Context: one part of a larger RNA
RNA sequence: UUGGGCGUAAAGUGCGUGAACAGCUGCUUUUUAAGCUAUAGGCAGAAAAAUCAAGGGUUAAUCUUGUUUUUGUCAUAGUUCUGAUAAGCUUGAGUUUGGAAGAAGAUAAUAGAACAUUUUAUGGAGCGAUGAAAUGCUAUGAUAUAAAAGAGAAUACCAAAAGCGAAGGCAGUUAUCUAGUACAAAACUGACGCCUAUACGCGAAGGCUUAGGUAGCAAAAAGGAUUAGGGACCCUUGUAGUCUAAGCUGUCAACGAUGAACACUCGUUUUUGGAUCACUUUUUUUCAGAAACUAAGCUAACGCGUUAAGUGUUUCGCCUGGGUACUACGGUCGCAAGACUAAAACUU
Numbered sequence: 001u002u003g004g005g006c007g008u009a010a011a012g013u014g015c016g017u018g019a020a021c022a023g024c025u026g027c028u029u030u031u032u033a034a035g036c037u038a039u040a041g042g043c044a045g046a047a048a049a050a051u052c053a054a055g056g057g058u059u060a061a062u063c064u065u066g067u068u069u070u071u072g073u074c075a076u077a078g079u080u081c082u083g084a085u086a087a088g089c090u091u092g093a094g095u096u097u098g099g100a101a102g103a104a105g106a107u108a109a110u111a112g113a114a115c116a117u118u119u120u121a122u123g124g125a126g127c128g129a130u131g132a133a134a135u136g137c138u139a140u141g142a143u144a145u146a147a148a149a150g151a152g153a154a155u156a157c158c159a160a161a162a163g164c165g166a167a168g169g170c171a172g173u174u175a176u177c178u179a180g181u182a183c184a185a186a187a188c189u190g191a192c193g194c195c196u197a198u199a200c201g202c203g204a205a206g207g208c209u210u211a212g213g214u215a216g217c218a219a220a221a222a223g224g225a226u227u228a229g230g231g232a233c234c235c236u237u238g239u240a241g242u243c244u245a246a247g248c249u250g251u252c253a254a255c256g257a258u259g260a261a262c263a264c265u266c267g268u269u270u271u272u273g274g275a276u277c278a279c280u281u282u283u284u285u286u287c288a289g290a291a292a293c294u295a296a297g298c299u300a301a302c303g304c305g306u307u308a309a310g311u312g313u314u315u316c317g318c319c320u321g322g323g324u325a326c327u328a329c330g331g332u333c334g335c336a337a338g339a340c341u342a343a344a345a346c347u348u
Base pairs, nucleotide, nucleotide: 003320004319005318006317007302008301012316014202015201016200017199023194024193026089027088028087029086031084032083034082035081036078037077038076039075041074042073043072044071050068052066053065054064055063056062092192093189094188095187096186097184098183100181104178105177106176107175108174109173110172111155117149118148119147120146121145122144126137127136163170164169206249207248208247209246210245211244212243216242217241221237222236223235224234259315260314261313262312263311264310267293268292269291270290271289272288273287274286275285297304298303321348322347323346330341331340332339333338
């Protein structure tokens, strides 16, 4: 390589957009005959080796002679399929209309609880912390209680197997702007589709740059304990950071550890959003989601099971014993940290 695989054994890119004469691609008809098929069709198909047959060598390896050709090309014929050509169709895809749901995104404004701080008042000795303590705070009046002020961050209940989003993710309220989705009934376009290397964009937390902000929490750091020791667990403090704006980084158990698209293959139950029957108190049918259980089937088993890990088709990515090694070197990117790409010796 072939083959076989990728939920958990090695293996699905973190997610999207999407070009190509990269691959694949609905239905009907016209023409064509490139592929394709047919002709015991023609020509070419070196030698050796190889195949088969015969012969020589005592046998064998070996040697000799003949035979075979996977292929190319030409001719003629065919038109089921692929391609090309011309025309049409509506089921795939898309557009328009209608009402609908949603923590989808961006910006601005605003609300009430809570924590801490400050001020004033009351009050007068402890508070706080822990397994127990101590460090710490406190007569410059703490803790506690009441009133007020400004500040930052996060939004209890509702709340859910709920919803939305491509993923990351998204939750007080209101307004504006933006995007997507399902459903219903028609009309329109007429295959415009699927997948997608390169590319481009988005991408938690953390980290980085600049300028703000800093209540709480809290790497680092300091102290107190614990301990044989303790650079930890516990306690008291506490700076980056966490927040905002503009950039960069581009990673994760970025997980459903399950790529995307389409078709097909028993049922039951719950639930969200439409539409539809019924027709007044809880139901019918159906479409699109979200969950639980299960038949067939699959699976090494666990389990999956119309949201498949079943049965098929198309296409991209990836895997090939463990370690060395999500490493070295080189290259590209980055302010840096580092990211991406990615070996070998050696070892087992």